[in-house]
Model confidence (mean pLDDT): 83 of 100. The RNA shown here (small-subunit ribosomal RNA) has 1439 nucleotides and comes from an uncultured prokaryote. It matches the Rfam family "Bacterial small subunit ribosomal RNA". The sequence is in RNAcentral, with records from ENA.
RNA sequence: AUGAACGCUAGCGGGAGGCCUAACACAUGCAAGUCGAGCGGGAUUCUUCCUUCGGGGAGAUGAGAGCGGCGCACGGGUGCGUAACGCGUAUGCAACCUACCUCUAACAGAGGGAUAGCCCGUUGAAAGACGGAUUAAUACCCCAUAGUAAUUGUUUACCGCAUGGUUUACAAUUUAAAGCUCCGGCGGUUAAGGAUGGGCAUGCGGGACAUUAGUUUGUUGGUGAGGUAACGGCUCACCAAGACUACGAUGUCUAGGGGUUCUGAGAGGAAGACCCCCCACACUGGUACUGAGACACGGACCAGACUCCUACGGGAGGCAGCAGUGAGGAAUAUUGCGCAAUGGACGAAAGUCUGACGCAGCCAUGCCGCGUGAAGGAAGAAGGCCCUAUGGGUUGUAAACUUCUUUUAUGUACCAAGAAUGGCAUCUACGUGUAGAUGUUUGACGGUAGUACAUGAAUAAGCAUCGGCUAACUCCGUGCCAGCAGCCGCGGUAAUACGGAGGAUGCGAGCGUUAUCCGGAUUCAUUGGGUUUAAAGGGUGUGUAGGCGGCUUAUUAAGUCAGUGGUGAAAUCCUGCGGCUCAACCGUAGAACUGCCAUUGAUACUGAUAAGCUUGAAUAUAGUUGAGGUAGGCGGAAUGAGUAGUGUAGCGGUGAAAUGCUUAGAUAUUACUCAGAACACCGAUUGCGAAGGCAGCUUACUAAACUAUUAUUGACGCUGAUGCACGAAAGCGUGGGGAGCGAACAGGAUUAGAUACCCUGGUAGUCCACGCCGUAAACGAUGUUCACUCGCUGUAUGCAAAACACCGUAUGCGGCCAAGCGAAAGUAUUAAGUGAUCCACCUGGGGAGUACGGUCGCAAGAUUGAAACUCAAAGGAAUUGACGGGGGCCCGCACAAGCGGAGGAACAUGUGGUUUAAUUCGAUGAUACGCGAGGAACCUUACCUGGGCUUAAAUGUAGAAUGACUACGGGAAACUGUUUUUUCCUUCGGGACGCUUUACAAGGUGCUGCAUGGUUGUCGUCAGCUCGUGCCGUGAGGUGUCGGGUUAAGUCCCAUAACGAGCGCAACCCCUACCGUUAGUUGCCAUCGGGUCAAGCCGGGGACUCUAGCGAGACUGCCGGUGUAAACCGCGAGGAAGGUGGGGAUGACGUCAAAUCAGCACGGCCCUUAUGUCCAGGGCUACACACGUGUUACAAUGGCCAGUACAAAGGGCAGCUACCUGGUGACAGGAUGCUAAUCUCUAAAGCUGGUCUCAGUUCGGAUCGAAGUCUGCAACCCGACUUCGUGAAGCUGGAUUCGCUAGUAAUCGCAUAUCAGCCAUGAUGCGGUGAAUACGUUCCCGGGCCUUGUACACACCGCCCGUCAAACCAUGGAAGCUGGGGGUGCCUGAAGUCUGUUACCGUAAGGAGCGGCCUAGGGUAAAACUAGUAACUAGGGUU
Repeated sequence: AUGAACGCUAGCGGGAGGCCUAACACAUGCAAGUCGAGCGGGAUUCUUCCUUCGGGGAGAUGAGAGCGGCGCACGGGUGCGUAACGCGUAUGCAACCUACCUCUAACAGAGGGAUAGCCCGUUGAAAGACGGAUUAAUACCCCAUAGUAAUUGUUUACCGCAUGGUUUACAAUUUAAAGCUCCGGCGGUUAAGGAUGGGCAUGCGGGACAUUAGUUUGUUGGUGAGGUAACGGCUCACCAAGACUACGAUGUCUAGGGGUUCUGAGAGGAAGACCCCCCACACUGGUACUGAGACACGGACCAGACUCCUACGGGAGGCAGCAGUGAGGAAUAUUGCGCAAUGGACGAAAGUCUGACGCAGCCAUGCCGCGUGAAGGAAGAAGGCCCUAUGGGUUGUAAACUUCUUUUAUGUACCAAGAAUGGCAUCUACGUGUAGAUGUUUGACGGUAGUACAUGAAUAAGCAUCGGCUAACUCCGUGCCAGCAGCCGCGGUAAUACGGAGGAUGCGAGCGUUAUCCGGAUUCAUUGGGUUUAAAGGGUGUGUAGGCGGCUUAUUAAGUCAGUGGUGAAAUCCUGCGGCUCAACCGUAGAACUGCCAUUGAUACUGAUAAGCUUGAAUAUAGUUGAGGUAGGCGGAAUGAGUAGUGUAGCGGUGAAAUGCUUAGAUAUUACUCAGAACACCGAUUGCGAAGGCAGCUUACUAAACUAUUAUUGACGCUGAUGCACGAAAGCGUGGGGAGCGAACAGGAUUAGAUACCCUGGUAGUCCACGCCGUAAACGAUGUUCACUCGCUGUAUGCAAAACACCGUAUGCGGCCAAGCGAAAGUAUUAAGUGAUCCACCUGGGGAGUACGGUCGCAAGAUUGAAACUCAAAGGAAUUGACGGGGGCCCGCACAAGCGGAGGAACAUGUGGUUUAAUUCGAUGAUACGCGAGGAACCUUACCUGGGCUUAAAUGUAGAAUGACUACGGGAAACUGUUUUUUCCUUCGGGACGCUUUACAAGGUGCUGCAUGGUUGUCGUCAGCUCGUGCCGUGAGGUGUCGGGUUAAGUCCCAUAACGAGCGCAACCCCUACCGUUAGUUGCCAUCGGGUCAAGCCGGGGACUCUAGCGAGACUGCCGGUGUAAACCGCGAGGAAGGUGGGGAUGACGUCAAAUCAGCACGGCCCUUAUGUCCAGGGCUACACACGUGUUACAAUGGCCAGUACAAAGGGCAGCUACCUGGUGACAGGAUGCUAAUCUCUAAAGCUGGUCUCAGUUCGGAUCGAAGUCUGCAACCCGACUUCGUGAAGCUGGAUUCGCUAGUAAUCGCAUAUCAGCCAUGAUGCGGUGAAUACGUUCCCGGGCCUUGUACACACCGCCCGUCAAACCAUGGAAGCUGGGGGUGCCUGAAGUCUGUUACCGUAAGGAGCGGCCUAGGGUAAAACUAGUAACUAGGGUU
């Protein structure tokens, strides 16, 4: 934007539009007639006269039908066909016609025979047909007259581009007419003009497909004839063999064309409804007649299909006219009024006809206009919705309420314009008609538009949207469901995206959706794109057509430019003005219509012609260069083979092996001989060639490039569709050859497998000749040619120059870099820069370089080359990470070197699994598993069974009752039933305290750690993680943080487009190691004294140990060496301690949706006589089994017995307990000290001595029996300990695996928390004794930095390929089957034109009948093309 449709909604008017589909079929009515002033005639009615009352005469009126004239070829409809001179535009006709109209000239004399009608008959169902008699004309025929007519012959003058035309004069031949009349006129004939309308021809313009490349026989031309209004193969006879085509013929498909319409800045793109012009068609096909005009929409004939009537013999019909019907469809209106206006036909006119037209009806189909009220009005009402909720926000001046207006609506009244140049009457001037004037008459729309008055806010708002694009946000419901969606996408329990609500936004009598076209899209690029890597340079050359092309002069004027003339219909568009109240709409004037044609001029450029030039190009002369090509000859090394010799047991091969060869003598070695293929070193980002490609030496032939000279020709040039030639490897054909290598194949290995990689063999092939193939990552992924544009450097071949210096020039081959270009990477005189020329190619990914068709090929296959369908991406370059069985550097008990363990046994403990009424829950690779739990017999306890309660506990408010208590029964208890009863103060009102009860708030270890806070684990105590400013980059981003060193360390130094800074590292803090100082009680005791069996026991002392405050000390500070420095090295010095002294605390940015809702807190959800709460018992302690963590062992470095020595750090009043007594002992009974440097718990390994002597033991202690002790309400499930007895497995542990680098590992005991007791062998601390080893960084694991590749980014536990299985979709092939249009051959052939014709009709003209040519249609035959369908089958796409 629309001729629209659909959904929801709807007050009015103006002016428009309205079957896009079935050119499908049509009932009914209407759409073309008119003229009596051409003719014969005349129904009916009226008047009058006569009458024998039957009727007759005259006059007027003049229906229907007929002859005749004009019209019916216009107007109206539709878009089937048509790719065409059909249309548009511009010309031509010297090759033509034109009724009615107009102008000019002339004429109209005299005859004739019919025919319809009417009348009478025949026939048929009908439509209709036939016969007889009679009749008229402006119907028909004959004769006369006629030339500026036609034909023929002769002739004059002039003109034209040609055929030719115009004209003068003469002669011959032929052909005309109609009347009517009111006497004005109208009509008729001939001829010449005009106007109008048509016919024909030509240039140019505008569809698709080349997977349509050749087409044509009346075809192309000529001569002659026929035909036509007219030219012409338009038709025919003869002659010639042409004509069209890559600037697209022919074929197939599609389509009416234009003015214009929509869109767009324009250029363009799309469309061709309405209105106007042209064309074509009228049920389908063919044909002519009549006529001025038709091959005729409402005419004719024939054929065909269909419908209808029928008496079955035969007939009728054509809405793509206006209404209307059925059908089709998403979809498109009334069987209306009128000729009043405009226009048309006929007529002298009145007038008649007119579904053209003017109007009305239906439809929001679009365009335009109006309204649904206006002003005031805050308690910002109520209600709704939302929130941070005693309140606020919003709906919202919105409502109510007050005042005002009345468009619209309703009612009443008045009432147009459109109407005049028409008709009628009268008058005037000429004279019965024309012209003018006056009066009168004519309206479908329509009592419509409009106007006035009255009533009263009264009668009138919806639709879509609200995540971004895109204006507009909240709540509830739902829970990957239901649904939304134009693209991205939304929905898995807090959805601005689904559904509803409130609110908002947009438009508004409409609003959305769908469909289609243009735009945005510079996304087919003329304006205005690209081709190294994104899609895209042909494999290379040669060359045809074509395109483009050096300098000078002259001519011309085709292109080009300018002026002028014609045309470009009207409408449309634009501008001015005007008319409807405005607008839409309409009128008028102008401009425009960018086009085409003609003419005149200009001549710079391009073209053409002519003449010249030398710089492009080519040639000549002299040289140079090279793996350039073709053919022949020759050579040595190596390999293999043959023969002979020497020689003996292996050879060969691999990661390791085996197959294989070898005692029939291999491998090795020597000599001789043979064969084929390839040419080491030189050899090089060297050379040559158009590309492919080319390598021993040499000969012949041959091609090219370059340099120098500037002699010759004189633009001879460049590119190049189609064509032609060349074209690696593999492959094919024929014939040779065959040493080595080696697809296929065989064997051996490897492997889960191994149709592979490795090994042993080995056929085609590789080689030669000839012939095919014609493709490659045929690559510089970069077409050819020419010109121009900073530099540095190397090299090949020439020339020039030459001095041990410096350096030029040409053509090649390379490297680096500036400007520029580029998305960047990059490129950069060998351009991917700046320009010019020509060719080739591209237009999202997949399907697919596939299918079909064509061409080529022996085949393999090559070349040309789609579509359906499907996706929202595919792709390029670069960035940051992550990853790599990539690289470099470095670190860590990571490996290695060691020590000791685990994995085997028994037991303890945790977990899984199983079981169970319940075995509560959580933790699950590292980073769960002696974990939460640092204490499950009851409790804990969350679980189960059973029994109870409905507020148990805490707190508060309000109300009521009341003074608790107690006792008894039931019961396992909780609880329940019964029973009982009066605390304190007082102003006697009441109050305080307690208890009971009611109501409200509760309670939940119920769910979600993936809604959260807090806390924690891990990477990791790894050295990293970032920021500001600057700089670089289009940007992501980079730099800093990289590099060279160094360090435990992003620690430090140097360098540096970076300079600084922050969180981490380190240091600051605590313990420990040495010393000093201060202070000495409960600690200590050297000296003095007292005292004991003994003892710091006492007086005293501060020296020492020790205790706990403050200091000091260590910083690579010093020395030597290395190094620029940082720093490192040194069995350095000194020092208690040396390079972070040892240990602890301390954990960057972040990762794992890591762990925890059961520590706690908290959002949301869930339960409320229960998922809350109380009680008893049970369970968490089960047990075929599996795993983790530990303890004790297997013994002599030991067990047992006896004796004997030395800690640290902690704990203690419901406690630790000295000491005494009893008990074998656990322990019990007494008793004392200590609220603790005071008392107490309190060591073991070790040392000394004895015994055991290698065994299931004097090892080991499980298990079991008996008897006890203690804690506790209570040790049955289910505690620890003691004594006696019993005496299991186990003799050092497979694969594998863990910890540890020094006061460490190992080993020995002690303490504490929790706790009535304890299942503690656990955890956390403490001290005693006290080792071994580290060559080193190849490997395993983890980590850090740099670099590299990447198709990964949920980041390698990534991504992703193909088969197979299943479903769906479209497509290809296919035996066949069914259609369609066109062509060809043959047969038949209507109507009809033309033509022939003796017998019939007619005086004649002519006709009938019969025959011929041609054709629509029909039949038949064989092919081709095209479409649909198909058993089966193939690949593709999606899931």